Predicted 3D model of an 86-nucleotide RNA (c-di-GMP-I riboswitch aptamer).
C1' cells in the first nucleotide's frame, strides 16, 4: 500500500418512541432516548425506494401521471478515516 475485523482499548455515530421546530408532504433540525452500527463518517453519481406543492389530464371534484423536493440505518459506485490482526 493492499486485504482483514477474533479478542481488547481509546474514543464515535445513534432506530423506533416522545417533546419542539421548519415544511404541502416526504422528510429535515434540535433536545431525550438506545435498536442496532467498523464507516450507521462523507457524496443523491447509477440503481431502488418515499412523497406531489406546482404542472398537466379531467367541464369540475375524486382519481391516477409527474422531481425540480427527499431517504446513504435498502444496494451498489466515489473521495476520507480510529484501533487491532496476519
Nucleotide at each position: 500500500a493492499a486485504c482483514u475485523g477474533a479478542a481488547a482499548a481509546a474514543g464515535g455515530c445513534a432506530a423506533a418512541c416522545u417533546u419542539g421546530u421548519c415544511g404541502a408532504a416526504a422528510g429535515g433540525c434540535a433536545a431525550g432516548g438506545a435498536c442496532g452500527c467498523a464507516a450507521a463518517g462523507c457524496u443523491a453519481u447509477g440503481g431502488g425506494c418515499c412523497u406531489a406543492a406546482g404542472g398537466g389530464g379531467u367541464a369540475g371534484c375524486a382519481c391516477g401521471c409527474u422531481a425540480u423536493g427527499g431517504c446513504u440505518g435498502c444496494c451498489a459506485g466515489g473521495c476520507c478515516g480510529c484501533c487491532g490482526g496476519a